[in-house]
RNA sequence: AAUUUAUAAAGAAGAGGCGAGAGACAGGCUUGUUGACCCUCUGGCAACCUGAGUGAACAAGGUGCCAAAUCCUGCUCCGAAUUUGGGAACUAUAAAUU
Numbered sequence: 001a002a003u004u005u006a007u008a009a010a011g012a013a014g015a016g017g018c019g020a021g022a023g024a025c026a027g028g029c030u031u032g033u034u035g036a037c038c039c040u041c042u043g044g045c046a047a048c049c050u051g052a053g054u055g056a057a058c059a060a061g062g063u064g065c066c067a068a069a070u071c072c073u074g075c076u077c078c079g080a081a082u083u084u085g086g087g088a089a090c091u092a093u094a095a096a097u098u
Stems, first nucleotide, its partner, number of pairs: 001098008013042005021031003025074004043066003048062003051058001075087003
C1' cells in the first nucleotide's frame, strides 16, 4: 500500500511549548489569538486484539479515541413535503491476509 471482516447518534481534558489556521476531499456550517491545529507530559474514555475470567463483573500489554451524529450533505430508493427514514460509496479505527 491492497484485500476481507467488524464498528462508527454512547463515552472521555488539564498543564506546558509553538503561533494561524483547523474540522480527510467539495459545498455548507462550525471552530480558533479568551491561543485552536500540531508536539510533549499527565489524566481519562472505550473494549478491536493479547491477557485475566468463563453467567456477569477486569483494564495489565498492543492499538485507538477524548467540540459538534463520521459535524451535516454528496450516489441511490421511498415519500406531496418535512424529518435523527432505508441502502450504498467515501473516510476513520481495529483484526486478519497478501
Molecule: SAM riboswitch aptamer (S box leader)
Organism: Marivirga atlantica